[in-house]
About this RNA
A computed fold for a 725-nucleotide part of an RNA from a Candidatus Kariarchaeaceae archaeon, annotated as large-subunit ribosomal RNA, domain II. Model confidence (mean pLDDT): 82 of 100. It matches the Rfam family "Archaeal large subunit ribosomal RNA". The RNAcentral record of the full RNA draws on ENA. NCBI's taxonomy places the organism under Archaea, Promethearchaeati, Candidatus Kariarchaeota, Candidatus Kariarchaeales, Candidatus Kariarchaeaceae.
Context: one part of a larger RNA
């Protein structure tokens, strides 16, 4: 992991409420007594009169319209009148305040006991969960340090000092050679240590061990036995070390079910409706919580409501758009202006003069959230009409019970911050949250489309070559890049293109165009100027004339200056279109990413790609048909329950409400069993379902129903618990 069994809204007290009984201007009894749930018992509690801090005062014997139900009258029998409980509105009374005026709280009679039930508070209060805090015991067999008494440290090495000889000196004392054995000396078994290997080991041999290595071993040595100091205290060559595998405050018990606005749990079935992530806090509030907003269920009221559509009318100062105010703000003018602006001219020093800058005015321009002479569109108020919905009961009013206060969107439209962003922050609508189904390859929110159950047809979105249901369908054109086979979320851009298609306009062109081929391509001249040179063709200046079909004072190559070569022009040859410019269509270029690789694949080229146009097909829980169950009304039965109607009713978290299955014990009712109960095991079967029922076998001795009652009353989850595996 599984199994099996135990595992979580409970009790008392009390407050309001809703159901249901008794009594009713009254209702009930507490303690008590009793065999007793019968019965006695009126201490007392609510009610039945309010207002006032308080003294005190103290309320309609229902006065008027409205009017629902309902009754009664009438008739066109679904409608008028009438009366009108209850309901609504006025007056009026009681009392406080107040000069007054006006407020505030009351008045035309419904409690109350008692049982359930859903809530709230006080209790551990659905359950399990802390780190923690206090108090009081218990530890120094482990460990810290101290004390007391004992034990223990192979072997070997180095030789201090003081002694002895000796030599040497005047001495003091040196030197040598011997003896002596000193040291927190040295190497190094036991012993006590743990440096490395960042070795093994790693549910191990072991909650710290094993191997080789390595550090001390006469000491501040190591070590057995005894004994001493402890929890805010101890001990400590000091690490917050260690005080019994537990230490920055031990451990055990107890307060203690501490507290937890936190996390995780939280058990049977079905109907019906179905939220919210949003304003306020005079909450230390931002994982919370109140009020109100939205859900939900019951009661009242008695006719209107409505994010609708059209028309009227009204109010406004956005978008817009303007310079008429304010403010800005580029150029130009200037015959304005200054207590003292900078430079320059001038001057013995000034005066004066000339720029330039400042303020100001005028023109001509451009702006503005805190500018407006103007000004919409939506949108908002009011009114009418019309459409929904409402007397099968809407709006609205009263109460019981909730969730919500993290919200999200590559939807739509509009704002505002930001360079931007799968950014941030509003608004109105949608969706998803609480929404499945088809479609987009996959894919909360994209499109379709809003699932009560079953069956059958028929369509939406999106498709129709094969994976894959349905046309390798017709017509017409464009693309050659596999562009492309991508509605969007999830891009391709400014430029570029004699690609290739097509609109236009304009020009040549059988008096022969455009290309291509031959062919000429000249004199005046080597224009003039510059130049060492310049002769078309380094520059500079001018660019005429003649002669021809034409031929430039030259369009490019060349040369030192010539030469040569070629272009323009022009002839010829050939024999039909061509040039230019603007525009749009598809396509191409501008295009870089880390394993090979994605259009969902495959695979497609007059397509299975693009564009235009038709024609059939396919396809959802949508639609339409048929049947059924459910809930809701209405009408008929009245303990069941039948019929009839639903186009406008049956997705749903959280969440309200409301019916039911099932377990165990008690009371009742009515049955069953050795001609086989209960339980176990297969099977057959009813119910939407929780479940129920038979049959056969095993079992072998109790078991079930009908009405009620009462719970320790339903498990798959809480690293739950205990046991088994």
């Nucleotide at each position: 992991g599984c199994c099996a069994g135990g595992g979580a809204g409970u009790u008392u007290a009390u407050c309001a409420g809703a159901g249901u009984g008794g009594u009713g201007a009254g209702a009930c009894c507490a303690a008590g007594g009793u065999a007793a749930u019968a019965u006695c018992u009126a201490a007392g509690u609510c009610u039945u009169a309010g207002g006032g801090a308080a003294a005190c005062c103290a309320a309609u014997c229902a006065g008027u319209c409205c009017g629902c139900a309902a009754c009664a009258u009438g008739c066109u029998u679904g409608c008028a009148u009438g009366u009108g409980a209850g309901g609504g509105a006025c007056a009026a009374c009681g009392u406080c305040u107040g000069a007054a005026a006006g407020g505030g709280c009351g008045u035309g009679a419904a409690a109350u006991c008692a049982c359930u039930c859903g809530g709230g508070u006080a209790a551990g209060a659905u359950g399990c969960g802390a780190a923690a805090g206090g108090a009081g015991a218990c530890g120094a067999u482990c460990u810290a340090c101290g004390c007391g008494u004992g034990g223990c440290c192979a072997g070997g090495c180095u030789g201090a000092a003081g002694c002895c000889g000796u030599g040497g000196g005047a001495a003091a004392c040196c030197g040598c050679g011997g003896u002596g054995g000193a040291g927190g000396g040295c190497c190094g078994a036991a012993a006590g240590g743990u440096u490395a290997c960042u070795g093994a080991u790693a549910u191990a041999c072991a909650a710290c061990u094993c191997g080789u290595u390595c550090c001390u071993c006469u000491g501040a040595g190591c070590u057995g036995c005894g004994u001493g100091u402890a929890g805010g205290a101890g001990u400590c060559a000091a690490a917050g070390g260690c005080u019994a595998a537990u230490c920055g405050a031990g451990u055990c018990u107890c307060c203690u079910g501490a507290u937890a606005g936190c996390a995780c749990a939280u058990u049977a079935a079905a109907a019906u409706c179905g939220a919210a992530g949003u304003g306020g806090a005079g909450c230390c509030g931002c994982a919370g919580u109140c009020c109100a907003g939205c859900g939900u269920u019951g009661g009242g009221c008695g006719a209107g409501u409505a994010g609708g559509a059209u028309c009227u009318g009204a109010a406004g100062g956005u978008a817009g758009a303007g310079u008429a105010c304010a403010g800005a703000c580029a150029g130009u003018g200037u015959c304005g202006g200054a207590a003292u602006g900078g430079g320059g001219a001038g001057u013995g020093a000034a005066a004066u003069c000339c720029u330039c800058g400042c303020c100001g005015c005028a023109u001509c321009a451009u702006c503005u959230a805190a500018c407006u002479c103007c000004g919409a569109a939506u949108g908002u108020c009011a009114g009418a009409u019309c459409u929904a919905c409402g007397u099968a009961g809407a709006c609205c009013c009263c109460a019981g019970c909730a969730g919500u206060c993290g919200g999200g969107c590559g939807g739509a439209u509009c704002g505002c911050c930001g360079u931007a962003a799968g950014g941030g922050u509003g608004a109105u609508c949608g969706c998803c949250g609480c929404g499945a189904a088809g479609c987009g390859a996959a894919u909360a929110a994209g499109c379709u489309a809003g699932a009560u159950u079953u069956g059958g047809g028929u369509u939406a979105a999106g498709g129709g070559c094969c994976c894959u249901a349905a046309a390798u369908g017709u017509c017409a054109a464009u693309u050659a890049a596999g562009u492309g086979u991508a509605a969007a979320a999830a891009u391709g851009a400014a430029g570029g293109g004699c690609g290739u298609c097509g609109u236009a306009u304009c020009g040549c062109u059988a008096a022969g165009a455009c290309a291509a081929u031959g062919g000429c391509a000249u004199g005046g001249u080597a224009a003039g100027c510059u130049u060492a040179g310049a002769a078309a063709c380094a520059g500079c200046u001018a660019u005429c004339c003649a002669a021809u079909a034409a031929u430039a004072a030259g369009u490019a190559c060349g040369u030192a200056c010539u030469a040569g070569u070629u272009u323009a022009a022009c002839c010829a040859u050939c024999g039909a279109g061509c040039g230019a410019u603007a525009c749009g269509g598809c396509c191409c270029u501008g295009a870089a990413a880390a394993u090979g690789g994605a259009c969902g694949g495959g695979g497609c080229u007059a397509a299975a790609a693009u564009u235009g146009a038709c024609u059939c097909c396919c396809g959802a829980u949508a639609c339409c048909c048929a049947a059924a169950g459910g809930c809701a009304u209405a009408u008929c039965a009245c303990u069941a329950g039948a019929u009839a109607u639903g186009a406008u009713c049956c997705g749903g978290u959280a969440g309200a409400u409301u019916u039911u299955c099932g377990a165990c014990c008690a009371g009742u009712u009515a049955g069953g069993a050795g001609c086989g109960a209960a339980g176990c095991a297969g099977g057959u079967u009813g119910g939407u379902g929780a479940u129920g029922a038979c049959c056969u076998g095993u079992g072998g001795a109790c078991c079930u129903u009908u009405c009620u009652g009462g719970u320790g009353u339903g498990c798959a989850g809480a690293u739950c618990c205990u046991g088994g595996u």